[in-house]
This is a predicted structure of a 354-nucleotide part of an RNA (large-subunit ribosomal RNA, domain IV) from a freshwater metagenome. RNAcentral holds the full RNA, with entries from SILVA. The prediction has a mean pLDDT of 86. Its Rfam family is "Bacterial large subunit ribosomal RNA". Gene Ontology terms of the family: structural constituent of ribosome and ribosome.
Context: one part of a larger RNA
RNA sequence: CUCUCGUUAAGGAACUCGGCAAAUUAGCUCCGUAACUUAGGGAUAAGGAGUGCCUAUUAAGGUGUAAAUCCUCGCGAUUGAAGCUGAAAUAGGUUGCAAUGAAAUGACCCACGCGACUGUUUACCAAAAACACAGGUCUCUGCUAAACCGCAAGGUGAUGUAUAGGGGCUGACGCCUGCCCAGUGCUGGAAGGUCAAUAGGAGAUGUCAGUCGCAAGACAAAGCAUCGAAUCGAAGCCCCAGUGAACGGCGGCCGUAACUAUAACGGUCCUAAGGUAGCGAAAUUCCUUGUCGGGUAAGUUCCGACCCGCACGAAAGGCGUAACGAAGUGGGUACUGUCUCAACGAGAGACUCG
Numbered sequence: 001c002u003c004u005c006g007u008u009a010a011g012g013a014a015c016u017c018g019g020c021a022a023a024u025u026a027g028c029u030c031c032g033u034a035a036c037u038u039a040g041g042g043a044u045a046a047g048g049a050g051u052g053c054c055u056a057u058u059a060a061g062g063u064g065u066a067a068a069u070c071c072u073c074g075c076g077a078u079u080g081a082a083g084c085u086g087a088a089a090u091a092g093g094u095u096g097c098a099a100u101g102a103a104a105u106g107a108c109c110c111a112c113g114c115g116a117c118u119g120u121u122u123a124c125c126a127a128a129a130a131c132a133c134a135g136g137u138c139u140c141u142g143c144u145a146a147a148c149c150g151c152a153a154g155g156u157g158a159u160g161u162a163u164a165g166g167g168g169c170u171g172a173c174g175c176c177u178g179c180c181c182a183g184u185g186c187u188g189g190a191a192g193g194u195c196a197a198u199a200g201g202a203g204a205u206g207u208c209a210g211u212c213g214c215a216a217g218a219c220a221a222a223g224c225a226u227c228g229a230a231u232c233g234a235a236g237c238c239c240c241a242g243u244g245a246a247c248g249g250c251g252g253c254c255g256u257a258a259c260u261a262u263a264a265c266g267g268u269c270c271u272a273a274g275g276u277a278g279c280g281a282a283a284u285u286c287c288u289u290g291u292c293g294g295g296u297a298a299g300u301u302c303c304g305a306c307c308c309g310c311a312c313g314a315a316a317g318g319c320g321u322a323a324c325g326a327a328g329u330g331g332g333u334a335c336u337g338u339c340u341c342a343a344c345g346a347g348a349g350a351c352u353c354g
Stems, first nucleotide, its partner, number of pairs: 001349008010340002014338001019335001027051005036041001038172001052094006061085003067079004071074001095099001107333006114325002119131002135170007147156003173320004178250003183247002185243005192238003199231001203227005210219003251269005278312001279309001290306005
């Protein structure tokens, strides 16, 4: 010097990203206990007092003899002196610095954001505000169910039957959940347009008996083969409606009030409709350490407001919320070697010799 411990004057978070680590607290009995609240909680809230040993008195209670009373007269019921037990409590005494004498054994409070909660998770860097959850809602499914596995047989669903089962979203509870169906999706409709195979076969072509021709060649029935128009023709699409707790979306410019400023009001353009309630510099705010207030001597964080929301907003839910959280943020009390600022001690190393 390193590690693991112990103690420390005065101060007490001045340390530090941050009280990280350490210290404080601690059992039991009694007293006492706020806001808030879903009336259960919060709560061991907070905050106090006591605690060893010895002696004495013993209460309540338990057991239960004698005895008494009652009756259905019994191995009955009720009460119950004595005796035994019991140890709360009270009083007195006594030792030490110290009595839950060691060890094990909650520090606490205030405020806010997030998630209701208990739970689950990245085996081996993340335990969380992520996942799940009860509850809500939409949708599919009538049973040989839907959905899923399998080529099939078959199986799961389910030896269940719409108070059931599958899928999506949301996520206790309270108050609520606005407008838009133009696009996309889904559901329904079937008049019209479009439209496949198939059916159909007008017609065309090749070949060729034959006919004509002096010849070259021309025409050409049947058959065979190839192509093939009209016409018939379902779903789908176009089309017509509905549907947002379906995918999603929810404006701009200009003017205006008797100081100024602002604009309840008006005009205009565009749109399917122009963001309602609530919240708001927020886990969302760029400008930004916004502005004001609080807390501090001093506060880019924090709390309360304001609203100019770059770019909140209503089940990718909005806003609240008691309880809960090895979770996040800010403040305080207590406490301390975290620090001012280091010191001493113990053990194990390091170092020297072997």